[in-house]
Context: one part of a larger RNA
RNA sequence: UUGGGCGUAAAGAGCGUGUAGGCGGUUGUCUAAGUCUGAUGUGAAAGCCCGGGGCUCAACCCCGGAAGUGCAUUGGAAACUGGGCAACUUGAGUAUGGGAGAGGAAAGUGGAAUUCCGAGUGUAGGGGUGAAAUCCGUAGAUAUUCGGAGGAACACCAGUGGCGAAGGCGGCUUUCUGGACCAAUACUGACGCUGAGACGCGAAAGCGUGGGGAGCAAACAGGAUUAGAUACCCUGGUAGUCCACGCCGUAAACGAUGGGUACUAGAUGUCGCGGGUAUUGACCCCUGCGGUGUCGCAGCUAACGCAUUAAGUACCCCGCCUGGGGAGUACGGUCGCAAGAUUAAAACUC
Numbered sequence: 001u002u003g004g005g006c007g008u009a010a011a012g013a014g015c016g017u018g019u020a021g022g023c024g025g026u027u028g029u030c031u032a033a034g035u036c037u038g039a040u041g042u043g044a045a046a047g048c049c050c051g052g053g054g055c056u057c058a059a060c061c062c063c064g065g066a067a068g069u070g071c072a073u074u075g076g077a078a079a080c081u082g083g084g085c086a087a088c089u090u091g092a093g094u095a096u097g098g099g100a101g102a103g104g105a106a107a108g109u110g111g112a113a114u115u116c117c118g119a120g121u122g123u124a125g126g127g128g129u130g131a132a133a134u135c136c137g138u139a140g141a142u143a144u145u146c147g148g149a150g151g152a153a154c155a156c157c158a159g160u161g162g163c164g165a166a167g168g169c170g171g172c173u174u175u176c177u178g179g180a181c182c183a184a185u186a187c188u189g190a191c192g193c194u195g196a197g198a199c200g201c202g203a204a205a206g207c208g209u210g211g212g213g214a215g216c217a218a219a220c221a222g223g224a225u226u227a228g229a230u231a232c233c234c235u236g237g238u239a240g241u242c243c244a245c246g247c248c249g250u251a252a253a254c255g256a257u258g259g260g261u262a263c264u265a266g267a268u269g270u271c272g273c274g275g276g277u278a279u280u281g282a283c284c285c286c287u288g289c290g291g292u293g294u295c296g297c298a299g300c301u302a303a304c305g306c307a308u309u310a311a312g313u314a315c316c317c318c319g320c321c322u323g324g325g326g327a328g329u330a331c332g333g334u335c336g337c338a339a340g341a342u343u344a345a346a347a348c349u350c
Stems, first nucleotide, its partner, number of pairs: 003322004007304002012318001014201004021194003025088007033081002035077008049065006091191001092188004096183003103177007110154001115149007125136002162169002206247006215241002220236004258317006266295011299306002323350003332343004
């Protein structure tokens, strides 16, 4: 390579938008590039295969045939693929009306709690632990009451609840703004799916500049523990955590499961929107669509398990894997202020 694979054995890119490309609904008509079929030419000789012959046989040699799956030219077929034209509405989208939501951005604002400051009451302890000590306190602490400052996070509601492509999103109000869902019509008429490159987003930590700093807390210091204790426990404590702007671009970025479409028993919970029935008060009951869970048949699986939210049955497109170590390393390239990221070997060895 051909294959076979990718939940857990190696393997789904962290996620999206989208270029090229690949693939693509229904009907009619034309075309004839692919496709199918016929003819002609060519496909050197030798060789291979078949038949016959010559060396006593064979190897070897000679003659004839076939084959040479191909290419070109030309005649035809029109189901399928492609192309042109015309049309359609079920795929896709737009308009209208609804309700749901921690979806995003900005501004404002609220209460509880911690800490600190001021004042009052009050007196000898407080704090901490397995036990202690470092530590705080007669310069009046802890406790308690009132007032003030400041930063960060939003108890209850809260829910295998909701929203978002993923990362993620939770006090309240306002402004701006994205998406999904449902219902009934109308409209456009294949406008679709995927997506190499590319571009954008992307937790935490980290970096740059300037702010901010209550609590927490790497590093660090002290006290303990211990044989030791560069730890676990305790007392402190700086970066950081917060904000603005700019970088970084990685995670067990996980459902360890790429996206799309169609099909394939059910049962039960829950969220959003509807229809029917029912009382008319929300329910209850039946039912449709869209999410989100649990269980379970067929089927699949090495097993575990998955099972209409598939890991079942198929098709389309992309990414990735190919024994362990060396190694996600070296070198080179690209990116970055740096940390480093990304792309990515070999020798050697088992």

RNAcentral holds the full RNA, with entries from ENA. Small-subunit ribosomal RNA, central domain from an uncultured prokaryote, 350 nucleotides, folded computationally. The coordinates come from a structure-prediction model, not an experiment, and the mean pLDDT is 89.